This is a predicted structure of an 82-nucleotide RNA (transfer RNA) from uncultured Marinospirillum sp. It matches the Rfam family "tRNA". By type it is a transfer RNA. Gene Ontology term of the family: triplet codon-amino acid adaptor activity. Lineage of the source: Bacteria > Pseudomonadota > Gammaproteobacteria > Oceanospirillaceae > Marinospirillum.

RNA sequence: GCCGGUGUGGUGAAAUUGGUAUACACGACGGAUUCAAAAUCCGUUGCCGCAAGGCGUAGCGGUUCAAGUCCGCUCACCGGUA
Repeated sequence: GCCGGUGUGGUGAAAUUGGUAUACACGACGGAUUCAAAAUCCGUUGCCGCAAGGCGUAGCGGUUCAAGUCCGCUCACCGGUA
């Protein structure tokens, strides 16, 4: 250089014929229980905003009524190859 793969909350990750972005688990925070703790159970947990609402899937564009998903370029990492 060329070819292929991967990129989504704090972490692992789901959403796949394009149709509600955060299922499920872990972690964190608050509470119940306990003399105290562990274990267990309940609730909350992307960002901005007082709220209404807006934004968010590596980045920027495009297609579409609608894009994490399809197309183009770029970036990062992994693998293959001369």